RNA sequence: CAUGAGAAAGCCAAACCCGUCGUGAGGCGGGGACGGAAAGCCAUGGGUCUUUUGAUCACCUCGGGAAAGAGAAAAGAUCGCCAGGCUGCCACGA
Numbered sequence: 001c002a003u004g005a006g007a008a009a010g011c012c013a014a015a016c017c018c019g020u021c022g023u024g025a026g027g028c029g030g031g032g033a034c035g036g037a038a039a040g041c042c043a044u045g046g047g048u049c050u051u052u053u054g055a056u057c058a059c060c061u062c063g064g065g066a067a068a069g070a071g072a073a074a075a076g077a078u079c080g081c082c083a084g085g086c087u088g089c090c091a092c093g094a
Stems, first nucleotide, its partner, number of pairs: 001093001003091002011036002016031006034080001040086003044083003047078007056070002059064001
C1' cells in the first nucleotide's frame, strides 16, 4: 500500500422484552442476537422519518380540504439507508 476468506484475538449488537427520557421520530441503561471488517466517530450532501407552522395544490357535496393525499417553511431524528470526511483492530499478500 492492496484485499477482506462462510477465518477471528478482541469488538459492536437488529428485531423483540423491561426500565427511563422525549409531544414524536428516537436516545440512554439492562436483557437478547439478526447481522456487521469500520455496525468506531462526524448530520457535510442526498434519502427516509418526526414535530410544529402555514394554507399552495390535488380532491370536493363548494361548506370543506385543515382529522386522512401531495407539496412548502422551520426545528429535529437516523451514520445498522447511500455518499463523503477522520481514525483504528485482526488476517493475508506485496